A computed fold for a 102-nucleotide RNA, annotated as THF (Tetrahydrofolate) riboswitch aptamer.
Model confidence (mean pLDDT): 77 of 100.
It was read from a public genome assembly, where an Rfam model found it.
It matches the Rfam family "THF (Tetrahydrofolate) riboswitch aptamer". From the family's description: Tetrahydrofolate (THF) riboswitch was first reported for Ames et al. as an RNA motif in 5' untranslated (5'-UTR)regions of folate transport and biosynthesis genes in Firmicutes genomes.
RNA sequence: UGAGGAGUAAAAAUGCGUUCGUGAAGUGCCUGCUGAACGGGGAGUUGUCAGCGGGACGAAAAGCCCAAAAGGCUUGCGGUUCGUGUUUUGCAUCCCGCCUCA
Numbered sequence: 001u002g003a004g005g006a007g008u009a010a011a012a013a014u015g016c017g018u019u020c021g022u023g024a025a026g027u028g029c030c031u032g033c034u035g036a037a038c039g040g041g042g043a044g045u046u047g048u049c050a051g052c053g054g055g056a057c058g059a060a061a062a063g064c065c066c067a068a069a070a071g072g073c074u075u076g077c078g079g080u081u082c083g084u085g086u087u088u089u090g091c092a093u094c095c096c097g098c099c100u101c102a
Base pairs, nucleotide, nucleotide: 001102002101003100004099005098010089011088012087013086014085015084016083017082020078021077022076029055030054031053032052033051034050035049036048040096041095042094043093061075062074063073064072065071
């Protein structure tokens, strides 16, 4: 100098446990503002995530305990929360570094 390669955060699917809701919050979709993170180092998006707003859409309850109410329990339901296991994918992109070969 040339060629090849590895590695993260995280994401998706799924199992288990768990939270909340079922008097509808949450999730998902569109949108505004603000912020954050993004291989070992640097930069970093029209991509990702979070917070606070706006908009459209929209749901499944049943049984039991109790004199009754309040409350509770069980089984369900929800693009429900969190934790964890497994599998798959995986730096948007650029520069440098690392490993192998010449």